Notes
c-di-AMP riboswitch aptamer (ydaO/yuaA leader) from a Chloroflexota bacterium, 151 nucleotides, folded computationally. Of the family's consensus pairs, 96% are formed in the model.
[in-house]
RNA sequence: CACACUGUAACGCCGAAUGGCACAUCAUGAAACGUGCGAUGUGACAACGGGGGAACCACAUCGGGGGCGAAUCGACGGGCCCACCGUCGUAGGGUCAGCUUCUUCGAUCCGAGUCCGGCAGCUAACCUCGUAGGCGGCGAGAAGAAGGCUA
Numbered sequence: 001c002a003c004a005c006u007g008u009a010a011c012g013c014c015g016a017a018u019g020g021c022a023c024a025u026c027a028u029g030a031a032a033c034g035u036g037c038g039a040u041g042u043g044a045c046a047a048c049g050g051g052g053g054a055a056c057c058a059c060a061u062c063g064g065g066g067g068c069g070a071a072u073c074g075a076c077g078g079g080c081c082c083a084c085c086g087u088c089g090u091a092g093g094g095u096c097a098g099c100u101u102c103u104u105c106g107a108u109c110c111g112a113g114u115c116c117g118g119c120a121g122c123u124a125a126c127c128u129c130g131u132a133g134g135c136g137g138c139g140a141g142a143a144g145a146a147g148g149c150u151a
Stems, first nucleotide, its partner, number of pairs: 011136004018046002021043006047131006057121001064119001065116004073089006092110005099147007
């Protein structure tokens, strides 16, 4: 100097996956008291997200059907020609942060996986479930509009 790994703090990204309150434990042990800060667990609440569930309407039953999710569909090739794998596209989706939102152009990436178990359309009342997991880097595309904040 370069690369890789680990930890801490802050910032940021996908995603509904966040917030404070109460209690318990741990940590802290300050001159003293009190308060505050931190971690974990539990409880209910708020907020956000999902499923079930009338009438009316609609639709279908093995070639089973359905849910979450942006993640569907197609061509070509491989394959014990089923499954599956690869390539190129594609419906659709994310990012390019430095106040927020919307629109446009450009760039770039994703276009998976999984659950229910014979069963669910919509759906007021009502019932019920979830609040995970996985990542990034000191750098930082442009234009317009509507707002906010500060001076």

It was read from a public genome assembly, where an Rfam model found it. Its Rfam family is "c-di-AMP riboswitch aptamer (ydaO/yuaA leader)". Rfam's curators write: This family represents a conserved RNA structure found upstream of the ydaO and yuaA genes in Bacillus subtilis and related genes in other bacteria. Gene Ontology terms of the family: regulation of gene expression and cyclic-di-AMP binding. The organism belongs to Chloroflexota, within Bacteria.